Predicted 3D model of a 397-nucleotide RNA (Bacterial RNase P class A) from Promicromonospora citrea. The prediction has a mean pLDDT of 75.
RNA sequence: CGAGUCGGUCGGACGGUCGCGUCGGGUGCCUCCGGGUACCCGCCGAGGAACGUCCGGGCUCCACAGGGCAAGGUGGUGGCCAACAGCCACCCGGGGUGACCCGCGGGACAGUGCCACAGAAAGCAGACCGCCACCGGCUUCGGCCGGGGGUAAGGGUGAAACGGUGGUGUAAGAGACCACCAGCGCUGCCGGUGACGGCAGCGGCUCGGUAAACCCCACCUGGAGCAAGGUCAGACAGACUGUGUCGGAGGGCUGCCCGCCCGAUCCUCCUCGGAGGAACACAGUCGGGUAGACCGCUCGAGCCCUGCGGCAACGCAGGGCCUAGAUGGAUGACCGUCGCCCGCGCCGGGGCAACCGGGCGCGGGAACAGAACCCGGCGUACAGACCGGCUCGUCCG
Numbered sequence: 001c002g003a004g005u006c007g008g009u010c011g012g013a014c015g016g017u018c019g020c021g022u023c024g025g026g027u028g029c030c031u032c033c034g035g036g037u038a039c040c041c042g043c044c045g046a047g048g049a050a051c052g053u054c055c056g057g058g059c060u061c062c063a064c065a066g067g068g069c070a071a072g073g074u075g076g077u078g079g080c081c082a083a084c085a086g087c088c089a090c091c092c093g094g095g096g097u098g099a100c101c102c103g104c105g106g107g108a109c110a111g112u113g114c115c116a117c118a119g120a121a122a123g124c125a126g127a128c129c130g131c132c133a134c135c136g137g138c139u140u141c142g143g144c145c146g147g148g149g150g151u152a153a154g155g156g157u158g159a160a161a162c163g164g165u166g167g168u169g170u171a172a173g174a175g176a177c178c179a180c181c182a183g184c185g186c187u188g189c190c191g192g193u194g195a196c197g198g199c200a201g202c203g204g205c206u207c208g209g210u211a212a213a214c215c216c217c218a219c220c221u222g223g224a225g226c227a228a229g230g231u232c233a234g235a236c237a238g239a240c241u242g243u244g245u246c247g248g249a250g251g252g253c254u255g256c257c258c259g260c261c262c263g264a265u266c267c268u269c270c271u272c273g274g275a276g277g278a279a280c281a282c283a284g285u286c287g288g289g290u291a292g293a294c295c296g297c298u299c300g301a302g303c304c305c306u307g308c309g310g311c312a313a314c315g316c317a318g319g320g321c322c323u324a325g326a327u328g329g330a331u332g333a334c335c336g337u338c339g340c341c342c343g344c345g346c347c348g349g350g351g352c353a354a355c356c357g358g359g360c361g362c363g364g365g366a367a368c369a370g371a372a373c374c375c376g377g378c379g380u381a382c383a384g385a386c387c388g389g390c391u392c393g394u395c396c397g
Stems, first nucleotide, its partner, number of pairs: 001393010012338007020045002023042008047368001051379002054377005059225004066258004071221005076090005091105001092103004106216002111214002113210003128155002130151003134147005163181006182206002184203008229295004238286008250262004265278006302321008340365008349356002
């Protein structure tokens, strides 16, 4: 210098004019004395993702009497965290020369299912071509044809065809047998907290893949959400139908079952267990009213700096800081100067070299996107700029 890989930071700056929102102060006016309103001044006023709402929590209300089944989630090991499907470190498998990257990473000897296309055959395999003896026929004695068989060494198909190489063996062959190698399983020793790794011995064990197919194993899981929930003020109109009122409608406990809990009553009549009426509760249909103010609301697992412990995620200690709270929903627009990037033109410089930049002028460009109860993650979008670690290659000294 080129190519690459990993991580981090920023995401225009300053000034002016006008405008908007919360809060604080001042003045005028009104007042039911609580305050309201107009103007002026001051402070503060979006993001790295505020986004998607995919996980996890805080907070609020409801439930808390449990059991079984079902449903959903998680899935290598150790740690971190309030928690997690997150993060860190490591292990195993795969890719890359390498830095490094990827893994939806429990179980396929519990059982069931599936394996497209191609191919003869896709799972307790399979004779299409080929190879091989045997029998029959033919023969130009080289062989050819037919038949029922043997054979997985060779060809061909496929993502995958039941270990690989060499030998023994055989009619031809085959772990049928042998040596070495690869894998699997078992046993023992060693290292590691562990996942796991290393070494030695034994067993011909070499019968594949798929669980983001059912399933099995281990562990975990109450519901609803700030329109939660609460206070104040104001408005309105109820009607009809059905069921039930303790042998109970309906509701809650997650979906189902068991079980448990909550749950609305009086009168009259009589043939004494039925009828009628009213009230109440619940469900449904139709209709009416409101959608104002305040609390929740922003100080929080908060942010910044330093030190210590730890490989790291992170933890601990000390110091400093206060940083949006709108609700038809503020956070903006314009101008100037500077900075950044791109293109063109002109000028100039450094170095032995590979090669590298600078100044001026003109023109153009600047993304993704915007709080709405608050946090921690993940995922996705993003013009461009900057910084650092590491790897490979080339050249120069």